[in-house]
Context: one part of a larger RNA
RNA sequence: GGUUGAACGCUGGCGUCAUGCUUAACACAUGCAAGUCGAACGAGAAUUUCUAAAAAUUUAAGCUUCGGUUUAAAGUUUUAGUUCUUUUAGUGGCGGACGGGUGAGUAACGCGUAAGAACCUACCUUAUGGUGAGGGAUACAACAACUGGAAACGGCUGCUAAUACCCCGUAGGCUGAGGAGCAAAAGGAGGAAUCCGCCUGAGGAGGGGCUCGCGUCUGAUUAGCUAGUUGGUGAGGCAAUAGCUUACCAAGGCGAUGAUCAGUAGCUGGUUCGAGAGGAUGAUCAGCCACACUGGGACUGAGACACGGCCCAGACUCCUACGGGAGGCAGCAGUGGGGAAUUUUCCGCAAUGGGCGAAAGCCUGACGGAGCAAUGCCGCGUGGAGGUAGAAGGCCUACGGGUCGUGAACUUCUUUUCCCGGAGAAGAAGCAAUGACGGUAUCUGGGGAAUAAGCAUCGGCUAACUCUGUGCCAGCAGCCGCGGUAAUACAGAGGAUGCAAGCGUUAUCC
Numbered sequence: 001g002g003u004u005g006a007a008c009g010c011u012g013g014c015g016u017c018a019u020g021c022u023u024a025a026c027a028c029a030u031g032c033a034a035g036u037c038g039a040a041c042g043a044g045a046a047u048u049u050c051u052a053a054a055a056a057u058u059u060a061a062g063c064u065u066c067g068g069u070u071u072a073a074a075g076u077u078u079u080a081g082u083u084c085u086u087u088u089a090g091u092g093g094c095g096g097a098c099g100g101g102u103g104a105g106u107a108a109c110g111c112g113u114a115a116g117a118a119c120c121u122a123c124c125u126u127a128u129g130g131u132g133a134g135g136g137a138u139a140c141a142a143c144a145a146c147u148g149g150a151a152a153c154g155g156c157u158g159c160u161a162a163u164a165c166c167c168c169g170u171a172g173g174c175u176g177a178g179g180a181g182c183a184a185a186a187g188g189a190g191g192a193a194u195c196c197g198c199c200u201g202a203g204g205a206g207g208g209g210c211u212c213g214c215g216u217c218u219g220a221u222u223a224g225c226u227a228g229u230u231g232g233u234g235a236g237g238c239a240a241u242a243g244c245u246u247a248c249c250a251a252g253g254c255g256a257u258g259a260u261c262a263g264u265a266g267c268u269g270g271u272u273c274g275a276g277a278g279g280a281u282g283a284u285c286a287g288c289c290a291c292a293c294u295g296g297g298a299c300u301g302a303g304a305c306a307c308g309g310c311c312c313a314g315a316c317u318c319c320u321a322c323g324g325g326a327g328g329c330a331g332c333a334g335u336g337g338g339g340a341a342u343u344u345u346c347c348g349c350a351a352u353g354g355g356c357g358a359a360a361g362c363c364u365g366a367c368g369g370a371g372c373a374a375u376g377c378c379g380c381g382u383g384g385a386g387g388u389a390g391a392a393g394g395c396c397u398a399c400g401g402g403u404c405g406u407g408a409a410c411u412u413c414u415u416u417u418c419c420c421g422g423a424g425a426a427g428a429a430g431c432a433a434u435g436a437c438g439g440u441a442u443c444u445g446g447g448g449a450a451u452a453a454g455c456a457u458c459g460g461c462u463a464a465c466u467c468u469g470u471g472c473c474a475g476c477a478g479c480c481g482c483g484g485u486a487a488u489a490c491a492g493a494g495g496a497u498g499c500a501a502g503c504g505u506u507a508u509c510c
Stems, first nucleotide, its partner, number of pairs: 001510002004507001006506005013380003017376002019373002021338001026336003030333003035094003040091002043088004050081006057074007101291003110216004115211002119208003124204003129199003132168001134166002143158002146155003173182003187196003217263003224254003229251008266288004270281004293314005316327004344370001346369003352366001353364004383413004393404004418447006427437001454499005459480003465494005475482002
């Protein structure tokens, strides 16, 4: 001198774009953050149209013994069926393995780079073939009856559906040297054409698992480490290779080119300093990995050993009728705590993207935006021109004057900003409609210099000097050092210098 996710002190006008718990992976009140499909399915509730039946009421006509009775019409109510729409819980499908957060652990095939063979892959995509005949309820359904519990949540009996489940047949697939053996399906919408599905096996793309060469911090005041350890055979297991697991056999394997142990640490693209070599670093953004209160475990599934799923143990918090239960912000806001220190319990799904759906659409704290903070970068402004009686006043003085200083006043001009009106977007996509931001940006009319300058320094390094006070005191200080009565070094004042909506200090790296 440069850098920063900075903090502190003083000060503070505006705009664009970024950034914002680096500490306690500390504990969390409250709300939201993952649902969707009725074109897979049967029920419950509400509701629209139509048909049929019944009940009472009103009107008209006929008969009448004037008490009534028959027929027709109208609207109302109820029941049954049909139909339109909505909704609730459930069965079923797909998605909750993505997106979002954090960096605790990890010195490792974790990451980076370059290769490899023994693998899997839902949705998507390219062509192939098929979609036959049956069955039982499983219900925890809903509903109804009975019933346990304070609650959370259940138990038992009865009823019922399917793209839920099962069996048979079939098979250009699989296993096997061969004989031979094994394995499938589901329907829905529509008036129809047809469309959406389902099963099978062969590819593709994208994704993932595995192996390996090289690279990847410090310590020898860590020198030996290792029994599933290293290899083989048999068996098991996996999607797949493999001591991955197991029985037996052999005694190997690693190590001064640093094993083992200990400490520290997520890795990278990058960022930053530097002419470079190289050093430091790994916030935001992007790729990979790991984690989800702590430890362990599996289930489901194409995919998890699963942040807002399950089970067990533990710590903590909450409810309780003391028998028993509930919870997990390292999602977005927000609270307490810690700390020098880090924001709103905001708006919207209009755009982009994602999930589901045939679609309309629904969901989306991803995302798009607004709010807060000079936290940073960049840009703009705080006025321009003229103006000597060199005014008043301050400071200095050799008392003549000098300086602040064209600075102000004053005259004139302008309106970036600011205030008040008017108009008013693009972002919206191949009819139209649809904008949170937002009456925002922008344009335009009017007003008035109006609303807007500080901070640090002035002995040398280092740009910038005098006076007063103080008297080794009070104090300053990055280093040298200054202060003991004429201090350009302390404090104040005047003046000056530097940077400027910032300036200085502290921390940090080069």
Background:
The prediction has a mean pLDDT of 81. A computed fold for a 510-nucleotide part of an RNA from Castanea mollissima, annotated as small-subunit ribosomal RNA, 5' domain. It matches the Rfam family "Bacterial small subunit ribosomal RNA". Its family is annotated with ribosome and structural constituent of ribosome in the Gene Ontology. The organism belongs to Castanea, within Eukaryota. The full RNA is in RNAcentral, with records from SILVA.